A computed fold for an 85-nucleotide RNA from Aquibacillus sediminis, annotated as c-di-GMP-I-GGC riboswitch aptamer.
It matches the Rfam family "c-di-GMP-I-GGC riboswitch aptamer". Gene Ontology term of the family: cyclic-di-GMP binding.
The model forms 95% of the base pairs in the Rfam consensus.
RNA sequence: ACCGAUAAUGGCAAACUUAUCGAAAGGUAAGGACGCAAAGCUACGGACCUAAAGCAAAAAAGUGAUGGUGGCCGAGUUACCGAAG
Numbered sequence: 001a002c003c004g005a006u007a008a009u010g011g012c013a014a015a016c017u018u019a020u021c022g023a024a025a026g027g028u029a030a031g032g033a034c035g036c037a038a039a040g041c042u043a044c045g046g047a048c049c050u051a052a053a054g055c056a057a058a059a060a061a062g063u064g065a066u067g068g069u070g071g072c073c074g075a076g077u078u079a080c081c082g083a084a085g
């Protein structure tokens, strides 16, 4: 350095509930733990979600990120511990 123990010290917190922000997806706070060795951080590439404005339409349907998901994958970046190999 890779790597990751039925190790130690700690950490995060899915679903769900309540409050709140938002057009929605979703975010934030509190409770709560399904899980997580980067489940820390960054939407840069891919993927996925939403569709208010815009476009288009007689209407409905449609289109469309400039909105999101870092707990979907890659990439970048920072970091605690140290058994075996």
Base pairs, nucleotide, nucleotide: 002085003082004081011036012035016031017030018029019028020027021026034071040077041076042075044074045073046072047069048068049067054063055062